[in-house]
Context: one part of a larger RNA
RNA sequence: GGUAUAUGGGGAAUGCCUUGGCAUUAGAAGGCUAUGAUUGGCGUGGAAGUCUGCGAUAAGCUUGGGGGAGGUGACAAACAACCUUUGAUCCCGGGAUUCCGGAGCGAACCUGGUGAACUGAAACAUCUAAGUAACCAGAGGAGAAGAAAGAAAAAUCGAUUCCUUUAGUAGCGGCGAGCGAAACAGGAAUAGCCCAAACCGAGAGGGUUUCCCUCUCGGGGUUGUAGGACCUACAUAACGGUCGUUGAUAGUGUAGUGGAAGUAGUUGGAAAGCUAGACCACAGAGGGUGACAGUCCCGUACACGAAACACGAUUCAACACUUAGUAGGAUUCCUGAGUAGGUCGGGUCACGUGAAACCCUGACUGAAUCGACGGGGACCAUCCCGUAAGGCUAAAUACUCUCUAAUGACCGAUAGUGAACUCAGUAGGGUGACUGAAAGGUGAAAAGAACCCCUGUUAGGGGAGUGAAAUAGAAUCUGAAACCAUAUACUU
Numbered sequence: 001g002g003u004a005u006a007u008g009g010g011g012a013a014u015g016c017c018u019u020g021g022c023a024u025u026a027g028a029a030g031g032c033u034a035u036g037a038u039u040g041g042c043g044u045g046g047a048a049g050u051c052u053g054c055g056a057u058a059a060g061c062u063u064g065g066g067g068g069a070g071g072u073g074a075c076a077a078a079c080a081a082c083c084u085u086u087g088a089u090c091c092c093g094g095g096a097u098u099c100c101g102g103a104g105c106g107a108a109c110c111u112g113g114u115g116a117a118c119u120g121a122a123a124c125a126u127c128u129a130a131g132u133a134a135c136c137a138g139a140g141g142a143g144a145a146g147a148a149a150g151a152a153a154a155a156u157c158g159a160u161u162c163c164u165u166u167a168g169u170a171g172c173g174g175c176g177a178g179c180g181a182a183a184c185a186g187g188a189a190u191a192g193c194c195c196a197a198a199c200c201g202a203g204a205g206g207g208u209u210u211c212c213c214u215c216u217c218g219g220g221g222u223u224g225u226a227g228g229a230c231c232u233a234c235a236u237a238a239c240g241g242u243c244g245u246u247g248a249u250a251g252u253g254u255a256g257u258g259g260a261a262g263u264a265g266u267u268g269g270a271a272a273g274c275u276a277g278a279c280c281a282c283a284g285a286g287g288g289u290g291a292c293a294g295u296c297c298c299g300u301a302c303a304c305g306a307a308a309c310a311c312g313a314u315u316c317a318a319c320a321c322u323u324a325g326u327a328g329g330a331u332u333c334c335u336g337a338g339u340a341g342g343u344c345g346g347g348u349c350a351c352g353u354g355a356a357a358c359c360c361u362g363a364c365u366g367a368a369u370c371g372a373c374g375g376g377g378a379c380c381a382u383c384c385c386g387u388a389a390g391g392c393u394a395a396a397u398a399c400u401c402u403c404u405a406a407u408g409a410c411c412g413a414u415a416g417u418g419a420a421c422u423c424a425g426u427a428g429g430g431u432g433a434c435u436g437a438a439a440g441g442u443g444a445a446a447a448g449a450a451c452c453c454c455u456g457u458u459a460g461g462g463g464a465g466u467g468a469a470a471u472a473g474a475a476u477c478u479g480a481a482a483c484c485a486u487a488u489a490c491u492u
Stems, first nucleotide, its partner, number of pairs: 001491009015477001016441002020411002022408007029400002031105002040100002042055003046079001049075003061095006070083003109140001110138005120127001124174001150157002161188004171179002192392003195336001199219009224370001226335004230329005240322003244319005251311004256304003263276004278295002280284001286298003341365007351377001372387005428435002448476001451463004
């Protein structure tokens, strides 16, 4: 020096654990704000700091309920001073207080406006990414859409939305990359309405001279098998309807209450283990307790509960609003105009100009009026379907900053949120926009090592003591490897 074994140091892997996360389901809620929000600052305790709470009435004041023995939040033990069966602390509802600051704030969902690029096409320009990201505006608990100028092709359906399917089909496409429907059908949920106009009446104004025009209000009226106005005749209402407002109500929520049934022996530090022989069960979900507990504790099944506040299906009440024609006549009037349509230029439609309809519109144009007009994917005819140029409309649908309950072939501290932790959006970095960590575990219980000794020593250690265990000693469960020692054996 090497090898092997043993004992240690070092180191933190691994195992076990979980306070924290992640995801999903169901229900609730879906807003707050000059009556001062959100974010923050500063204060506030007997007591220095941080967190939590609160606001100069400042870990709280008051009131109504609940509850029933100890309390004065946490790190964080002790002390001081106090409160409390004349019911404290604590939990829930209402009220009061609420410093500074002073305007919007709010996670996603939704509608509209503006609108990329990387990328893909194995390059790249049409195309794609994508009407995405981002920005802006606006609204609500949803939003948007919505009662056919529809879909279709059978003598059909009958507002919208969403799901399944149709279907990766029909199609579009430097026919490349890629993009990509719709109807039918099956379901969820269902709900239909109001104006404008014709006509009538009233009022006002204007022009004018016996008639017009305009405006306002009231009645009327609202559709495609066309309907309405107008004229005539008949008939005139019900226990009618409502998606409106207000009030009441079952109930629900915001504290809670009751809630069955076990002992002994034995091993052990400890019994919930084992043995024996019992009991309950609408409760053998789960958690805790010194190892694994239906019967020890909290609970669970089940049953019950509100002074106050909030919500509130259904039902009821009041108010408000609203509602019917039938037959005939006449062909007189009305039925949304710079509109529909056209040309040019764009856009949106799954559809890239294509044979390109339909829809939107920047420029220029520009109808018809029910014997009418639009559509059925160029266009024409026949046929069929519908009635534009005004408006409203719940439900089924989307989402989750938040609350409650529950679940997981989800993670288990290099994982799971960036963050399980006194003190994380913290420490730290950056002029700034912004970026952004590490860090969990003694033990059943602190019983956290009195006292003595070594010592330059608030270090470290040796005794003693606690404990089942101290190689569980706070740098604390387990404690791998690298690496470093010591002892022994063999060997050079």
Predicted 3D model of a 492-nucleotide part of an RNA (large-subunit ribosomal RNA, domain I) from a Gammaproteobacteria bacterium.
RNAcentral holds the full RNA, with entries from ENA.
Lineage of the source: Bacteria > Pseudomonadati > Pseudomonadota > Gammaproteobacteria.
Its mean pLDDT, the model's own confidence on a scale to 100, is 83.